């Protein structure tokens, strides 16, 4: 110096929150004394197709669990 690989931190998992466990992903570089700024990656749904048309389809989780917004059906 390059690679991998652990450990921490930070982000992320197709519709809103998290008060909680748990699973799996990403984590690149510039600037700047420092704070701290741009910035990368992970993610951004499924079938069928004439794949650059069109046509159907499931869910407020990633998975369980609450609230909340929406629909339906009983009951007061």
């Nucleotide at each position: 110096a390059a690679u991998u690989u652990c450990g921490u931190g930070g982000g992320g998992a197709a519709u809103g929150a998290u008060u909680g466990u748990c699973u799996c992903c990403c984590u690149u570089g510039c600037a700047g004394a420092a704070a701290u700024g741009c910035u990368a990656a992970a993610c951004c749904g499924c079938u069928u197709a004439u794949c650059u048309a069109a046509a159907g389809c499931u869910g407020a989780u990633g998975a369980c669990g609450u609230c909340u917004a929406u629909g339906a059906u009983u009951u007061u």

Model confidence (mean pLDDT): 75 of 100.
This is a predicted structure of a 76-nucleotide RNA (Fluoride riboswitch aptamer (crcB RNA motif)) from Anaeroplasma bactoclasticum.
The sequence is in RNAcentral, with records from Rfam.
The source organism's lineage runs through Bacteria, Bacillati, Anaeroplasmatales, Anaeroplasmataceae and Anaeroplasma.